Description: This is a predicted structure of a 72-nucleotide RNA (transfer RNA) from a Nanobdellota archaeon. Taxonomically the source falls in Nanobdellota (Archaea, Nanobdellati). It matches the Rfam family "tRNA". From the family's description: Transfer RNA (tRNA) molecules are approximately 80 nucleotides in length. The family's RNA type in Rfam is transfer RNA. Rfam links the family to the GO term triplet codon-amino acid adaptor activity. Its mean pLDDT, the model's own confidence on a scale to 100, is 82.

RNA sequence: GCUCGCGUGGUCUAGUGGCUAUGACGCUAGCCUGUCGCGCUGGAAAUCCGGGUUCGACUCCCGGCGCGGGCG
Numbered sequence: 001g002c003u004c005g006c007g008u009g010g011u012c013u014a015g016u017g018g019c020u021a022u023g024a025c026g027c028u029a030g031c032c033u034g035u036c037g038c039g040c041u042g043g044a045a046a047u048c049c050g051g052g053u054u055c056g057a058c059u060c061c062c063g064g065c066g067c068g069g070g071c072g
Stems, first nucleotide, its partner, number of pairs: 001071007010025003018055001027043005048064005
């Protein structure tokens, strides 16, 4: 340099046009407990950036950025 794939809470992840964005771990409040922990109930926290298509975009298209694989 060419090419393929990926980018979603702090971490890992589901999503395949109809958003109130899923779950686990972690964090946190309450309950429970003599205390901690476990357990139960709740809460905060995310769509890499810029355009385009569409009534509507995390999702499709283009460009960029970053990460990974392959080729040279």